[in-house]
Small-subunit ribosomal RNA, 5' domain from an uncultured bacterium, 474 nucleotides, folded computationally.
Rfam family: Bacterial small subunit ribosomal RNA.
The prediction has a mean pLDDT of 87.

Context: one part of a larger RNA
RNA sequence: AACGAACGCUGGCGGCAGGCCUCAAACAUGCAAGUCGAGCGGGCAUAGCAAUAUGUCAGCGGCGGACGGGUGCGUAACACGUGGGAAUGUACCUAUUGGUUCGGAACAACCCAGGGAAACUUGGGCUAAUACCGGAUGUGCCCUUACGGGGAAAGAUUUAUCGCCAAUGGAUCAGCCCGCGGCCGAUUAGCUAGUUGGUAGGGUAAUGGCCUACCAAGGCAACGAUCGGUAGCUGUUCUGAGAGGAAGAUCAGCCACACUGGGACUGAGACACGGCCCAGACUCCUACGGGAGGCAGCAGUUGGGAAUCUUGGACAAUGGGGGAAACCCUGAUCCAGCCAUGCCGCGUGAGUGAUGAAGGCCUUCGGGUUGUAAAACUCUUUCGACGGGGACGAUAAUGACGGUACCCGUAGAAGAAGCUCCGGCUAACUUCGUGCCAGCAGCCGCGGUAAUACGAAGGGGGCUAGCGUUGUUC
Numbered sequence: 001a002a003c004g005a006a007c008g009c010u011g012g013c014g015g016c017a018g019g020c021c022u023c024a025a026a027c028a029u030g031c032a033a034g035u036c037g038a039g040c041g042g043g044c045a046u047a048g049c050a051a052u053a054u055g056u057c058a059g060c061g062g063c064g065g066a067c068g069g070g071u072g073c074g075u076a077a078c079a080c081g082u083g084g085g086a087a088u089g090u091a092c093c094u095a096u097u098g099g100u101u102c103g104g105a106a107c108a109a110c111c112c113a114g115g116g117a118a119a120c121u122u123g124g125g126c127u128a129a130u131a132c133c134g135g136a137u138g139u140g141c142c143c144u145u146a147c148g149g150g151g152a153a154a155g156a157u158u159u160a161u162c163g164c165c166a167a168u169g170g171a172u173c174a175g176c177c178c179g180c181g182g183c184c185g186a187u188u189a190g191c192u193a194g195u196u197g198g199u200a201g202g203g204u205a206a207u208g209g210c211c212u213a214c215c216a217a218g219g220c221a222a223c224g225a226u227c228g229g230u231a232g233c234u235g236u237u238c239u240g241a242g243a244g245g246a247a248g249a250u251c252a253g254c255c256a257c258a259c260u261g262g263g264a265c266u267g268a269g270a271c272a273c274g275g276c277c278c279a280g281a282c283u284c285c286u287a288c289g290g291g292a293g294g295c296a297g298c299a300g301u302u303g304g305g306a307a308u309c310u311u312g313g314a315c316a317a318u319g320g321g322g323g324a325a326a327c328c329c330u331g332a333u334c335c336a337g338c339c340a341u342g343c344c345g346c347g348u349g350a351g352u353g354a355u356g357a358a359g360g361c362c363u364u365c366g367g368g369u370u371g372u373a374a375a376a377c378u379c380u381u382u383c384g385a386c387g388g389g390g391a392c393g394a395u396a397a398u399g400a401c402g403g404u405a406c407c408c409g410u411a412g413a414a415g416a417a418g419c420u421c422c423g424g425c426u427a428a429c430u431u432c433g434u435g436c437c438a439g440c441a442g443c444c445g446c447g448g449u450a451a452u453a454c455g456a457a458g459g460g461g462g463c464u465a466g467c468g469u470u471g472u473u474c
Base pairs, nucleotide, nucleotide: 001473002472003471005470006469007468008467009466012346013345014344015343016342017341018339019338020304025302026301027300029299030298031297034063035062036061039060040059042057043056044055045054046053047052070257071256072255080181081180082179083178084177085176088174089173093170094169095168096167097166098165099164100163101135102134103133104132110125111124112123113122114121115120141150142149143148155162156161183229184228185227190220191219192218195217196216197215198214199213200212201211202210232254233253234252235251236247237246238245239244259280260279261278262277263276282293283292284291285290310336312335313334314333318332319330320329321328322327349379350378351377352376359370360369361368362367383415385410386409387408388407389406393401418463419462420461421460422459423444424443425442429458430457431456432455433454439446440445
């Protein structure tokens, strides 16, 4: 000097930031991912004589749930940083070219009949589609022994359009490979059989021992392999004149993880926090047959701890998902609440005021000091209080914040100062009490009857809505 701090005493206001560093411990409750009727058929309600229209509900289907948000367990690794590389994919967006034809069979919903305590589930029957399947076409596309073979589409509507398929580019994002760089230990010296390389094949979007078969015997290592310990990495942050040292909270980029371990499915993208399956631990329900769950999302609870907040408001803005749109959803976000946790700013009054009041303290008893300090007089009104007006943020509408910021007025010095130190280092001294006791202490050291070092008082020094202590780093 610094801090995501804590503790003790004290505490007026505002702005801006920050707020579980410990148990990746366990979680009650609510919310955090939906949306589309302009893809489709139906149930119910309302209106209507009806056709139908409107609303709503679950279902089929599409897109999204791989983003956003959290945490730092693991990881010493191409994980990260930086600079390169070739053998790749990419939904939505965008540019260009071409196409959008003919048919078919189902499954939910629904109806019927069951099973179960529940979660849920079985059988039969009916049905639609932008769901599924087949044929045609196929320039281009893919495979090829270059002969040939394979291979697409979907419609909707208010007639404006929005879509669908194939191909080639772009953009974005992602996967892969390599050089170099960044911890400790030699009281860890040898390590390695898919190991190192080759050939052939498999697998992948793609290269590759990634995997398999065969062949060769290689590969790494005192320039520290292997093993052990510790640890997310970086931009940055703190300190320092710098070199360096330490750290990696908040914010931003990347990585890893989602009760523990394993696995794949779907998909452009996951081996998927609020998806699925299996195993395990734990908790809950049960009719004992069987089921349900995963806050390292936002709040909140218990526990742990020296220690870390509200079960708040709004989608008004910014952004995200869906939708043609209206709009819906959004604990992302924007705001508010709590906390002196930090930084910054402001105030707690200003001027005049001596025969130097009173009181306190000291005293050589003369006086000195507190001290212009107070009182008193003359003023001012920041902040706060009360009353009134009242935004920007949104250039049509729409404001949670918020009757907030800000402005005007009213009253009145009024409502607002503490903490620590005073032996030397180190700014600041006397009296009383105590008597190696009680106690102090960062170091040196004080205290055993005149203690500037303990305790109190008066006085003084320092900082100030803080001050001091402890911890940690330089």

The RNAcentral record of the full RNA draws on ENA and SILVA.